[in-house]
Context: one part of a larger RNA
RNA sequence: CUGGGCAUAAAGGGUGCGUAGGCGGUUGAAUAAGUCGAUGGUGAAAUCCCCCGGCUCAACCGGGGAAUGUCCGUCGAUACUGUUCAGCUAGAGAUCGAAAGGGGCAAGCGGAAUUCCAGGUGUAGCGGUGGAAUGCGUAGAUAUCUGGGAGAACGCCGAUGGCGAAGGCAGCUUGCUGGGUCGAUACUGACGCUGAGGCACGAAAGCUAGGGGAGCAAACAGGAUUAGAUACCCUGGUAGUCCUAGCCGUAAACGAUGAGCGCUUUGUUUCGGGAGGAUCCGAUCCUCUCGGAGCCGUAGCUAAUGUCUUAAGCGCUCCGCCUGGGGAGUAUGGUCGCAAGGCUAAAACUC
Numbered sequence: 001c002u003g004g005g006c007a008u009a010a011a012g013g014g015u016g017c018g019u020a021g022g023c024g025g026u027u028g029a030a031u032a033a034g035u036c037g038a039u040g041g042u043g044a045a046a047u048c049c050c051c052c053g054g055c056u057c058a059a060c061c062g063g064g065g066a067a068u069g070u071c072c073g074u075c076g077a078u079a080c081u082g083u084u085c086a087g088c089u090a091g092a093g094a095u096c097g098a099a100a101g102g103g104g105c106a107a108g109c110g111g112a113a114u115u116c117c118a119g120g121u122g123u124a125g126c127g128g129u130g131g132a133a134u135g136c137g138u139a140g141a142u143a144u145c146u147g148g149g150a151g152a153a154c155g156c157c158g159a160u161g162g163c164g165a166a167g168g169c170a171g172c173u174u175g176c177u178g179g180g181u182c183g184a185u186a187c188u189g190a191c192g193c194u195g196a197g198g199c200a201c202g203a204a205a206g207c208u209a210g211g212g213g214a215g216c217a218a219a220c221a222g223g224a225u226u227a228g229a230u231a232c233c234c235u236g237g238u239a240g241u242c243c244u245a246g247c248c249g250u251a252a253a254c255g256a257u258g259a260g261c262g263c264u265u266u267g268u269u270u271c272g273g274g275a276g277g278a279u280c281c282g283a284u285c286c287u288c289u290c291g292g293a294g295c296c297g298u299a300g301c302u303a304a305u306g307u308c309u310u311a312a313g314c315g316c317u318c319c320g321c322c323u324g325g326g327g328a329g330u331a332u333g334g335u336c337g338c339a340a341g342g343c344u345a346a347a348a349c350u351c
Stems, first nucleotide, its partner, number of pairs: 003323004007305002012319001014201004021194003025088007033081002035077007042069001049065006091191001092188002094185005103177007110154001114150008125136002162169002206247006215241002220236004258318006267295012300307002324351003333344004
C1' cells in the first nucleotide's frame, strides 16, 4: 500500500461550530473536460518474457515477436459524472400560531438542618465503638428553650420522568437569552451532508490573585486494632470544597457504540403536541398521527454475550482510529502551560 476491521478481542476523536476538501434531489437545453469508440503518431537500442538459431552444452551471442504510457493528435458517441444556462419542490430553510422543559446568564428572596455567640432552665456526665480510648464537661458540658450571626446545600414533589452538543442542569420569584417539538402556509428554491487544519465549549482535581470559610475533609496529629498498621474504625484537623477574575484541558469525558440520509415484522410503558370518535362532556377512555425517552422481542447480524425502526440489520456519503504483548503513551525533538503537566510520538532490546 492492499485487505480486513473499531459495544465487550487492538481500534470512535470528550463535545460542538466551521475553512479547505470529499459527496450531493429533480426536469430540460447547451457543451464535450472526465468516460466510451474508431483512426493516426510516438513510447531509441540494450535488458526482462516467448519462439527460432550459433559456439560440443550452458553462461554468452544472433534473428524474429511480444511487452512497455494516468502519452499526444484527429474524427465521432452523449447514458452517467462535470461545467454553463433556464426551471421544479419531495431535501434544507422561512413565516404565522400553540404548547413543554432542573437549557444558559444575572439579580433578589425563602424555609429546614448544621455550627458559633449571648441569655434562661438544669446536673453529671456527654461523645464515640465490635469493645474501647484519645476528645468535650463542675471555669457547668450533653439535653432543652429564647434571641442573634455565618456559610453551604436545597427535603417532600421526584420518576424507570424532563432539558442540553457534550461536560452537565433541581428551593422560589423576576429580568435577559439559546435550542428543540407540534399544527398551518399561497414564501425562498438545493441554499444540503460531512468536515483535515482552525476556533469555541469542556466534570473533578490542581494552579495564580483577591474574598469567604458553617459542614465535610486529602495532608497532618492523637486514640484504637494488629506480629507490624505509614490503613480500614474513632477524636481532632489544614489545604480544598464556596464566590469573583484568569489559567489548566484531562476522565471508565461510557451507550466503552462518530455524524448524516434512506429502507426493513410486532407488542408494551412513558413524556410533549395534533386530529377524529365515545362519554355521567371534566381532568376520563378509544383510534390514528408527528417528535422524544425506556422495556420485550421476529427476521437479519454476531465468535458468543447480545443487538434488533434510539441496530450492532440492509445500503450510500464524509471524518477519526486499529494492525501481536512488553518496552511506552515512555525517550527525544517540537509545541502549549505559571507550574503540575498536556498534545504530538519512536527505537534499541525482549517474549
Overview
A computed fold for a 351-nucleotide part of an RNA from an uncultured bacterium, annotated as small-subunit ribosomal RNA, central domain. It matches the Rfam family "Bacterial small subunit ribosomal RNA". Its family is annotated with structural constituent of ribosome and ribosome in the Gene Ontology. Its mean pLDDT, the model's own confidence on a scale to 100, is 89.